[in-house]
RNA sequence: GGGCGGAUAGCUCAGUUGGGAGAGCACCUCCCUUACAAGGAGGGGGUCGGCAGUUCAAAUCUGCCUUCGCCCACCA
Numbered sequence: 001g002g003g004c005g006g007a008u009a010g011c012u013c014a015g016u017u018g019g020g021a022g023a024g025c026a027c028c029u030c031c032c033u034u035a036c037a038a039g040g041a042g043g044g045g046g047u048c049g050g051c052a053g054u055u056c057a058a059a060u061c062u063g064c065c066u067u068c069g070c071c072c073a074c075c076a
Base pairs, nucleotide, nucleotide: 001072002071003070004069005068006067007066010025011024012023013022019056027043028042029041030040031039049065050064051063052062053061
């Protein structure tokens, strides 16, 4: 330098054909318990990596950039 894949809640990750942003764990409150854990009920939490573009509408499509990983090439 070229190619491919990843970036979404605190963590691990889904998100199908463009239209509702979600799950598990964690956290908070309550129940249960002498108490803790487990269990049960409820709740909060997101510039969907960044900037533009397309569209009535973008996590999703397009371009550029940042960052992480893998492969190839070049130099030595």

The RNA shown here (transfer RNA) has 76 nucleotides and comes from a Bacillota bacterium. Lineage of the source: Bacteria > Bacillati > Bacillota. Rfam family: tRNA. About the family: Transfer RNA (tRNA) molecules are approximately 80 nucleotides in length. It is annotated as a transfer RNA. Model confidence (mean pLDDT): 82 of 100.